[in-house]
Molecule: Archaeal signal recognition particle RNA
Organism: Archaeoglobaceae archaeon
RNA sequence: UGGUGGGCUAGGCCGGGGGGCUCGGCGUCCCCUGUAACCCGAAACCGUCGACAUGCGGGGGCCGAAGCCGAGGGAAGGUUCACCAGUCUGCGAAAUACGGUUCGAUGGGCUUCGUAGAAUCCUCGUCCUGAAGGGCCGGCGGUUACCACGGGCUUUCCGGAGGGAAGGUUCGUGGUAUUUAUCGGGGGCAUCGGCUGAGGCCCGGAAGGGAGCAAGCCCACCCCGAACGUUUGGCGCUUUCAGGGUUACGGGGAGGAGAAGCUCAUCGAACCGUAUUCGCGGAAUUGGUGAAUCGACCUGAGGCGCGCCCACCA
Numbered sequence: 001u002g003g004u005g006g007g008c009u010a011g012g013c014c015g016g017g018g019g020g021c022u023c024g025g026c027g028u029c030c031c032c033u034g035u036a037a038c039c040c041g042a043a044a045c046c047g048u049c050g051a052c053a054u055g056c057g058g059g060g061g062c063c064g065a066a067g068c069c070g071a072g073g074g075a076a077g078g079u080u081c082a083c084c085a086g087u088c089u090g091c092g093a094a095a096u097a098c099g100g101u102u103c104g105a106u107g108g109g110c111u112u113c114g115u116a117g118a119a120u121c122c123u124c125g126u127c128c129u130g131a132a133g134g135g136c137c138g139g140c141g142g143u144u145a146c147c148a149c150g151g152g153c154u155u156u157c158c159g160g161a162g163g164g165a166a167g168g169u170u171c172g173u174g175g176u177a178u179u180u181a182u183c184g185g186g187g188g189c190a191u192c193g194g195c196u197g198a199g200g201c202c203c204g205g206a207a208g209g210g211a212g213c214a215a216g217c218c219c220a221c222c223c224c225g226a227a228c229g230u231u232u233g234g235c236g237c238u239u240u241c242a243g244g245g246u247u248a249c250g251g252g253g254a255g256g257a258g259a260a261g262c263u264c265a266u267c268g269a270a271c272c273g274u275a276u277u278c279g280c281g282g283a284a285u286u287g288g289u290g291a292a293u294c295g296a297c298c299u300g301a302g303g304c305g306c307g308c309c310c311a312c313c314a
Base pairs, nucleotide, nucleotide: 001314002313003312004311005310006309007308008307011063012062013061014060015033016032017031018030019029023050024049025048026047027046038059039058040057041056067304068303069302072299073298074297077294078293079292080291081290082289083288084287085286086285087284088282089281090280091279092278093277094276096275097274098273099272100271101270102269103268104267105266106265107264108263109262110261111260112259113258120254121253122252123251124250125249126248127244128243129242130241131240132239133238134237135235136234137233138232139230140229141228144177145176146175147174148173149172150171151170152169153168154167155166156165157164158163182226183225184224185223186222187221193218194217195216196215201210202209203208
């Protein structure tokens, strides 16, 4: 120096893209496409970031000096625009036809109420708006500090192995105080969170120590309920005050003889719908053609990287 085998570390892989949303990136949503190839939790009044944006929080597996980036070419599938054709649809105009609704006038008929008080008038309430308070139903929220203990990562030193000591950093649990950030119940980590851990396993002469399956307990996290907080929303509820309204109904007062409904006929008016024709539009939709643009996947010029230790062979 090369080869073979083993160990390690840096590193790599466990998908990518289009649409929608957004000021913009990514995610939850929809679609397309690829691999031998991850899991759990929350997320549209949304979650998380800021062109160093290509998710957040948590936990795993595989490969391993392997690999990663990548101009250009091909290309599934989207998006936008233009044109053409079709369907649907909006508005306007015209006249006619058909159908329907409403109102008014005149005339006829029937019924009901009315001196046990009709029409009409006044007033109060029911009603509406605003302000203040109560009640009820929802929405949203989970503090900070100190101490102790434990786990992960890491540095130094010691030991014959198991291991021990000290320090740094980070995460969690418990206690105390504080606070609205508390209480109760249920579920509960995937072969993969913590503690305890029978048996068995590993180190050791022993003492002892270590990893840890089953099982039990607990935490993160999720759900339900209660309490507390909240310059969060609502109401067939309620009190007071102020203003408005009065068709109808009810209470009270005035008034003193008429009032209401249904139906038929004739005449008139207005409106609506459908059908036909014409004109102007659609930021509705379907298909086709063309252009622009993004582009999974395939290929790939080139670029970056290819380290450390041990054994054997030449």